[in-house]
RNA sequence: UUGAUGAAAAGGCAAACCCAUCGUAAGGUGGGGACGCAAAGUCAUAGGAUCCUGAAAAAGGAUAGCCUGGCCGCCAAA
Numbered sequence: 001u002u003g004a005u006g007a008a009a010a011g012g013c014a015a016a017c018c019c020a021u022c023g024u025a026a027g028g029u030g031g032g033g034a035c036g037c038a039a040a041g042u043c044a045u046a047g048g049a050u051c052c053u054g055a056a057a058a059a060g061g062a063u064a065g066c067c068u069g070g071c072c073g074c075c076a077a078a
Stems, first nucleotide, its partner, number of pairs: 005076002012037002017032006035065001041071003046068003049063005
């Protein structure tokens, strides 16, 4: 340096639920709160899946903490 890996420590994120707020909704944002997470960082204009709106197999939208993938990345023992 590359690959693989996740012991210890530091630091990080934050499910359910509650409050406020935005949205028709799925859900988003802020605060509280921790079930968990080594990518639970990011991309929904990468593919699939699920969900919402819609008469709809039109069209639009949500989830990156559903899977795969792209980009980027902290610490570190054996």

This is a predicted structure of a 78-nucleotide RNA (c-di-GMP-I riboswitch aptamer). Rfam family: c-di-GMP-I riboswitch aptamer. Rfam describes the family as follows. GEMM was predicted in a large-scale screen for bacterial structured RNA regulatory elements. Genes associated with GEMM are involved in a diverse array of functions, including chemotaxis regulation, signal transduction, secretion and chitin. The coordinates come from a structure-prediction model, not an experiment, and the mean pLDDT is 83.